This is a predicted structure of a 394-nucleotide RNA (Bacterial RNase P class A) from a Gemmatimonadota bacterium. The model forms 95% of the base pairs in the Rfam consensus. A source record names the gene rnpB. The coordinates come from a structure-prediction model, not an experiment, and the mean pLDDT is 78. The RNAcentral record of the sequence draws on ENA. Rfam family: Bacterial RNase P class A. The family's RNA type in Rfam is ribozyme.
[in-house]
RNA sequence: GCGGAGGGACGGGAGGUCGCGGACCGGCCGCGAGCGAGUCUCGUGGUGCGGUUCGAGGUAAGUCCGGGCUCCGUCGGGCACGGUGCCGGGUAACGCCCGGGCGCCGCGAGGCGACGGAAAGUGUCACAGAGAGCAGACCGCCGAUGGCGGCUCCGGCCGCACAGGCAAGGGUGAAAGGGUGGGGUAAGAGCCCACCGCGCCGCUGGUGACAGCGGCGGCACGACAAACCCCACCGGGAGCAAGGCCAAGUAGGGAGCGAGCGGCGGCCCGCCGCGAUCGAGCUCCGGGUAGGCCGCUAGAGGCGCCGGGCAACCGGUCGCCCGAGACAGAUGACCUUCGCGGGGCGUCCUUGCGAGGCCCCGUCACAGAACCCGGCUUACGUCCCUCCGCAACC
Numbered sequence: 001g002c003g004g005a006g007g008g009a010c011g012g013g014a015g016g017u018c019g020c021g022g023a024c025c026g027g028c029c030g031c032g033a034g035c036g037a038g039u040c041u042c043g044u045g046g047u048g049c050g051g052u053u054c055g056a057g058g059u060a061a062g063u064c065c066g067g068g069c070u071c072c073g074u075c076g077g078g079c080a081c082g083g084u085g086c087c088g089g090g091u092a093a094c095g096c097c098c099g100g101g102c103g104c105c106g107c108g109a110g111g112c113g114a115c116g117g118a119a120a121g122u123g124u125c126a127c128a129g130a131g132a133g134c135a136g137a138c139c140g141c142c143g144a145u146g147g148c149g150g151c152u153c154c155g156g157c158c159g160c161a162c163a164g165g166c167a168a169g170g171g172u173g174a175a176a177g178g179g180u181g182g183g184g185u186a187a188g189a190g191c192c193c194a195c196c197g198c199g200c201c202g203c204u205g206g207u208g209a210c211a212g213c214g215g216c217g218g219c220a221c222g223a224c225a226a227a228c229c230c231c232a233c234c235g236g237g238a239g240c241a242a243g244g245c246c247a248a249g250u251a252g253g254g255a256g257c258g259a260g261c262g263g264c265g266g267c268c269c270g271c272c273g274c275g276a277u278c279g280a281g282c283u284c285c286g287g288g289u290a291g292g293c294c295g296c297u298a299g300a301g302g303c304g305c306c307g308g309g310c311a312a313c314c315g316g317u318c319g320c321c322c323g324a325g326a327c328a329g330a331u332g333a334c335c336u337u338c339g340c341g342g343g344g345c346g347u348c349c350u351u352g353c354g355a356g357g358c359c360c361c362g363u364c365a366c367a368g369a370a371c372c373c374g375g376c377u378u379a380c381g382u383c384c385c386u387c388c389g390c391a392a393c394c
Stems, first nucleotide, its partner, number of pairs: 001390010012338007020055007027047008035038001057366001061377002064375005069239004081235005086100005101115001102113004116230002121228002123224003138170002140166003145163002147160005178196006197219001198217008243294004249289001253285005260274005301321004305316004340362006347355002349352001
């Protein structure tokens, strides 16, 4: 320098004007209470006025897992359904994280793995192929034995490939009933032997997954369980529009009183409407709605230090720090300047991967809280650190 692996940090800075949401202070406007009777004090609410202060992210995202919280259900157990699935640890919990084992990939740094059970049962194995589960013989090899033909010195020899034997080699396939080498044979074959693999048993090491060693067995037991299934473990349901509190007006419900009540501009007469079987009108009670309040945001919180642990993480609480909380839902717009990125012009000399100047453009990548928290996954810009491989130089 090129190519790669793992991890970390940051996510434009400062100022100004206007706007939006929350909190607080003041002003103004209501309501209630008090006695000191005031343009008072206290409480409470509103606000379009003034001020101060705070106001998105590493992902706030997808809503995929897990928990807190809330209501409903619930003695306990089982079935069904769903999920998880090597071992040990961490955690409030997890399908997350850490460490380890095994397998696979990579020269390597490293990465990936639903990684329990296929000798409980069921099912599937397309196409191709002779044969796809305790299978099979297309090409091929052999033809020892039997058969046919020929020769014969009558011992046998040669030929054919009919019966038959074989599963080495070829071919099909994702997969063909262990692999390599030797012996053996007519040709062959775990038929026999050595090593490897596989299975069973034992010993040793390890908490364990598992590993190492030894012995036995010629091999029986193909693959698939993100197919049914079996085994072990976990899971009650719904979600902040959860849920709780206060509570008008109208309509309707209940209880009591009840013979009148209402309109025609004030009164009387009169008229009209409603009314005592169907109860006008008045008073009270309870439920619900509108609306308001709470839940609501400071925590399984972050950083540093000390102690434990390989680590995830836990403990100490010593120090420092972090304050959106809306409910149709605010967090925005513009300007100046610096920085960054892109482009153009020209300057200097030390002519370079240089330095500094002016102008123009972009205003930045991904992305916007809605009860909270732990994860996973996904989107994305720039910078830094460690490690690996190759090449060159010293």